Large-subunit ribosomal RNA, domain IV from Atopobiaceae bacterium 24-176, 357 nucleotides, folded computationally.
The coordinates come from a structure-prediction model, not an experiment, and the mean pLDDT is 90.
Context: one part of a larger RNA
RNA sequence: CCAUGGUCAAGGAACUCGGCAAAAUGGCCCCGUAACUUCGGGAGAAGGGGCGCUCCGGGCGGUGACGGGCUGUUCGCCCCGAGCUGCGCGGAGCCGCAGUGGAGAGGCCCAAACGACUGUUUACCAAAAACACAGGACUCUGCUGAAGUCGCAAGACGACGUAUAGGGUCUGACGCCUGCCCGGUGCCGGAAGGUCACGAGGAGCCGUCAGCGCGCGAGCGCGAAGCGGCGAAUCCAAGCCCCGGUAAACGGCGGCCGUAACUAUAACGGUCCUAAGGUAGCGAAAUUCCUUGUCGGGUAAGUUCCGACCUGCACGAAAGGCGCAACGAUUUGGGCGCUGUCUCGACCAUGGACCCG
Numbered sequence: 001c002c003a004u005g006g007u008c009a010a011g012g013a014a015c016u017c018g019g020c021a022a023a024a025u026g027g028c029c030c031c032g033u034a035a036c037u038u039c040g041g042g043a044g045a046a047g048g049g050g051c052g053c054u055c056c057g058g059g060c061g062g063u064g065a066c067g068g069g070c071u072g073u074u075c076g077c078c079c080c081g082a083g084c085u086g087c088g089c090g091g092a093g094c095c096g097c098a099g100u101g102g103a104g105a106g107g108c109c110c111a112a113a114c115g116a117c118u119g120u121u122u123a124c125c126a127a128a129a130a131c132a133c134a135g136g137a138c139u140c141u142g143c144u145g146a147a148g149u150c151g152c153a154a155g156a157c158g159a160c161g162u163a164u165a166g167g168g169u170c171u172g173a174c175g176c177c178u179g180c181c182c183g184g185u186g187c188c189g190g191a192a193g194g195u196c197a198c199g200a201g202g203a204g205c206c207g208u209c210a211g212c213g214c215g216c217g218a219g220c221g222c223g224a225a226g227c228g229g230c231g232a233a234u235c236c237a238a239g240c241c242c243c244g245g246u247a248a249a250c251g252g253c254g255g256c257c258g259u260a261a262c263u264a265u266a267a268c269g270g271u272c273c274u275a276a277g278g279u280a281g282c283g284a285a286a287u288u289c290c291u292u293g294u295c296g297g298g299u300a301a302g303u304u305c306c307g308a309c310c311u312g313c314a315c316g317a318a319a320g321g322c323g324c325a326a327c328g329a330u331u332u333g334g335g336c337g338c339u340g341u342c343u344c345g346a347c348c349a350u351g352g353a354c355c356c357g
Base pairs, nucleotide, nucleotide: 001352002351003350004349005348006347007346008345010343011342014341019338027051028050029049030048031047036041038173052094053093054092055091056090057089059087060086061085062084063083067079068078069077070076095099107336108335109334110333111332112331113330114328115327119131120130135171136170137169138168139167140166141165148157149156150155174323175322176321177320179253180252181251184250185249186246187245188244189243190242193241194240195239199235200234204230205229206228207227208226211222212221213220214219254272255271256270257269258268281315282312293309294308295307296306297305
């Protein structure tokens, strides 16, 4: 010096990102316990008192000897109640610094954030405000073989279930609520019209060719049927276009200018744009850049914290909004207690490191 353990004057968080670590609290009985609350809780709230041993007294309970009574003489019943014993209580006294004398055994309170809760998770850096969750909503599914899922298939799950069932998606107890926009995208419905594949259809055209014409010939021209090729009109499904609906579907939810008899502000007006221009509630917030915003509180002093304000860079209503008792090894701020965290260090024990043999 390192590890682990122990002790400390005075102070008591001045340490530090942060009371990290340590200290402290700790059992049982009694008294006594606030806001708030979903009336269960919060509660072991908080905060107090008692606790050993000896003697005495008394209370309640257990057991029940001896004795007595009755009798159906029985392993019977009743009365009395000694002794032993369990648990409180009262009084007197004794000892120590100290009586749950050792060990083991909550620190507590206030305010706020997030998540309702018990649960779940990154096996080996994250346990959380993440996941799940009851509850809510939308949507699909009518069953001989659901919808959906796995599989090439057979087959299987769904389910030996049947819409109070099953699948998918979102939200996430509970309370109060959940506004406006359907123009775009999606989904659902519609089917008149437009478009439109295969197919049907076959106008028409072409090839070949019997034959015919011309030519002395080579050959040229025309060309029925058949065979073959191309092929217009017309008919024709879904889809798309189109017409509607739908936002707890994907999503979206304005700008400029003016105006009141101090000023300031603008209930009011004008104008442009939009599918519609953000309602309630909340708001410098797990969201606020400017920003340590401003005011108030707490401190001697407060970029954090709490309460307000609203100028919301860039909250906002099931990617839910705002509340909320209880809960949390969650996060933030404060307080009491307590301490070697610190002022500031010292010593002790054990084991190392190191030195010598």